[in-house]
Molecule: Bacterial RNase P class A
Organism: Candidatus Saccharimonadota bacterium
RNA sequence: ACAGUUCGUUAGACGAUCGCUUGUGACGCAAGUCAUAAGAGGAAAGUCCGGGCAGCAUAGGACAUGACAGUCGCUAACGGCGACCGAGGGAAACCUUAGGGAAAGUGCCACAGAAACGAUACCGCCUUGUGGCAACAUGAGGUAAGGGUGAAAGGAGUGGGGUAAGAGCCCACAGCAAUACAUGGCGACAUGUAGUGGAGGUAAACCCUGUCAGCUGCAAGGAGAUCUACAUUAAGGGUGGUCCGCCCGUAGGUCGCUAUCCGCUCGAUCUGGUAGGCAACUACUAGGCUAGAUAGAUGAUCGUCCACGACAGAACCCGGCUUACCGAUGGACUGUCAAC
Numbered sequence: 001a002c003a004g005u006u007c008g009u010u011a012g013a014c015g016a017u018c019g020c021u022u023g024u025g026a027c028g029c030a031a032g033u034c035a036u037a038a039g040a041g042g043a044a045a046g047u048c049c050g051g052g053c054a055g056c057a058u059a060g061g062a063c064a065u066g067a068c069a070g071u072c073g074c075u076a077a078c079g080g081c082g083a084c085c086g087a088g089g090g091a092a093a094c095c096u097u098a099g100g101g102a103a104a105g106u107g108c109c110a111c112a113g114a115a116a117c118g119a120u121a122c123c124g125c126c127u128u129g130u131g132g133c134a135a136c137a138u139g140a141g142g143u144a145a146g147g148g149u150g151a152a153a154g155g156a157g158u159g160g161g162g163u164a165a166g167a168g169c170c171c172a173c174a175g176c177a178a179u180a181c182a183u184g185g186c187g188a189c190a191u192g193u194a195g196u197g198g199a200g201g202u203a204a205a206c207c208c209u210g211u212c213a214g215c216u217g218c219a220a221g222g223a224g225a226u227c228u229a230c231a232u233u234a235a236g237g238g239u240g241g242u243c244c245g246c247c248c249g250u251a252g253g254u255c256g257c258u259a260u261c262c263g264c265u266c267g268a269u270c271u272g273g274u275a276g277g278c279a280a281c282u283a284c285u286a287g288g289c290u291a292g293a294u295a296g297a298u299g300a301u302c303g304u305c306c307a308c309g310a311c312a313g314a315a316c317c318c319g320g321c322u323u324a325c326c327g328a329u330g331g332a333c334u335g336u337c338a339a340c
Stems, first nucleotide, its partner, number of pairs: 001336010012305007020039008041311001045322002048320005053217004060244004065213005070084005085099001086097004100208002105206002107202003122147002124143008157173005176197002179194006221262003224255007236248003269288008306309001
């Protein structure tokens, strides 16, 4: 320099004018006015997963249903994240992973093929009977090496022995599988040794094993007084897929409200530093306060400049995942070439 891998940052800039929402202060009986400060995102999005918070038992038992599935960690929690193991891809940096169980049971395996599971012999090879001069035809039996079908015929390559012909039938070497033992590792697992070896795949088919999950979502939920009648665990309601359990008295009248306030943003918070850890993350410490609307504010116009500006707009909050995105830019690493 070129080609690539990976982790990040940023998301037009400056100025002027006019508006909007909120906090604080001043003035005003009030409506409001003035001053001042702050005012969308990395995804605010999809609402997919987890948690906080709220109501109903401090959410309890069983069934059903659903999600997940290597190991060790992280976390408030997770179906998320990190590191590692196995498998797959790449020359490498690195990337991907739908990773429990197929000797519990059931199902399925199209077409082709003899045969798709504890099945089977089409061609071939061998022995033998019969016919034939022969070539060959045909009957019986052996074989599973070779050929053929198929995604798959199911532990097994090379050489030798063996045989009527063959076959892990036997032997040597190499390789495979699960088991036992040894060593290393917290572990998944790896390496080595030993003897053993007919019996396929599919669990993103039902199913089995293990773990987790009560339901509803801020339109949650909260913000009054008093009187009358009836009832005694029955009925009804909370209660939601079902059952149990648990909890609550029910109905009506009068006044008041009929919209406003709270919930609402100080929080598993943000920024810097130190320490621990490979990392996810955690602890300590210093500093900061950073939208809170409710028909819903965060905008418009003008000027200058440039690389001419993508995806996109909070609605209870937080941690993830997923998806969208014009460009600009930083770090680390791999390979090739060149120079020193």